[in-house]
RNA sequence: ACGUUAUCACGAAAGGUAGAGGGAUUAGACCCAAUGAAACCUUGGCAACCUCUCACUAUUGAGAAAGGUGCUACAUUCUACAGAAUUUUAUUCUGACAGAUAACAG
Repeated sequence: ACGUUAUCACGAAAGGUAGAGGGAUUAGACCCAAUGAAACCUUGGCAACCUCUCACUAUUGAGAAAGGUGCUACAUUCUACAGAAUUUUAUUCUGACAGAUAACAG
């Protein structure tokens, strides 16, 4: 890398280095960016997957945040594939695909 399971609601920034891209990928749209993108570093923060405590002992609920991850513009941004509804041909909803994160396994 691939596989299984769970979630994808909410939340959380300053400084330094750097210097043109970034929002996963392809195409289109939309948005952010020299009033400084990516990346890296420092400090902080958010969350609660692993973890810890209590109750219950199937499991679930409540709490904590020292440690391992993760995240810290907006939003898995929208469309693409399938289906449904209708105000009927362009809007909404559901799902799939793809992706992200965590835990586990080899």
This is a predicted structure of a 106-nucleotide RNA (SAM riboswitch aptamer (S box leader)) from Polaribacter porphyrae. Model confidence (mean pLDDT): 77 of 100. The organism belongs to Polaribacter, within Bacteria.